Description: Transfer RNA from an uncultured Clostridia bacterium, 84 nucleotides, folded computationally.
RNA sequence: GCCGGUGUGGUGGAAUUGGUAGACACAAGGGACUUAAAAUCCCUCGGUAGCAAUACCGUACCGGUUCGAGUCCGGUCACCGGCA
Numbered sequence: 001g002c003c004g005g006u007g008u009g010g011u012g013g014a015a016u017u018g019g020u021a022g023a024c025a026c027a028a029g030g031g032a033c034u035u036a037a038a039a040u041c042c043c044u045c046g047g048u049a050g051c052a053a054u055a056c057c058g059u060a061c062c063g064g065u066u067c068g069a070g071u072c073c074g075g076u077c078a079c080c081g082g083c084a
Stems, first nucleotide, its partner, number of pairs: 001083007010026003019067001028044005046057004060076005
């Protein structure tokens, strides 16, 4: 230099043919139970604003297609593999 693959919350990892993003598990926080703890059970758990309801944003990054993109198209970056 060329070719291929991968990139999603704190972590792993889902999301059918483009149609509610984050299922499920782990980790973390709160509560119940207990004399106290462990175990177990319940709830919460991306960001910003807000007392809240809710609104907006968010799938490595920048664009494009589309009523609608994590998914399709182009470019860039990082990592992994192959060829030279």
Rfam family: tRNA. It is annotated as a transfer RNA. Its family is annotated with triplet codon-amino acid adaptor activity in the Gene Ontology.